[in-house]
SAM riboswitch aptamer (S box leader) from Planococcus lenghuensis, 117 nucleotides, folded computationally.
Lineage of the source: Bacteria > Bacilli > Caryophanales > Caryophanaceae > Planococcus.
Its mean pLDDT, the model's own confidence on a scale to 100, is 83.
RNA sequence: UUCUUAUCCAGAGAAACUGAGGGACAGGCCCUAUGACGUUUCGGCAGCGGGUUCGCAUUUAUGCGGACACUGUGCUAAUUCCUGCAAAUGCGCAUCGGCGUAUUUGGAAGAUGAGAA
Numbered sequence: 001u002u003c004u005u006a007u008c009c010a011g012a013g014a015a016a017c018u019g020a021g022g023g024a025c026a027g028g029c030c031c032u033a034u035g036a037c038g039u040u041u042c043g044g045c046a047g048c049g050g051g052u053u054c055g056c057a058u059u060u061a062u063g064c065g066g067a068c069a070c071u072g073u074g075c076u077a078a079u080u081c082c083u084g085c086a087a088a089u090g091c092g093c094a095u096c097g098g099c100g101u102a103u104u105u106g107g108a109a110g111a112u113g114a115g116a117a
Stems, first nucleotide, its partner, number of pairs: 001117008013042005021031003025084004043076003047073004051068008080109001085106009
């Protein structure tokens, strides 16, 4: 980097350095000199894998569920900030081909874990 798979309405910030951008992309909307992004330090959270432990089940070494932050990762503005493609329904408009808008469902894209190449 690519593929497969699970999850994404919960949770959790201070300091130092630096100094103008940032929120993946596009549109919107927001954050930002009352200091963004980034780097470092110290905290915090608990999603996934591992570990420890408890309970239940059974085909007795596995399954299911809970706890612990020990370990590997991850995260720590806003639901993945919202929308993006399609469909259904409601409402509005229409030149009757459709268009706009709201809600819902599915999808795409993205992020993170685990596995594989």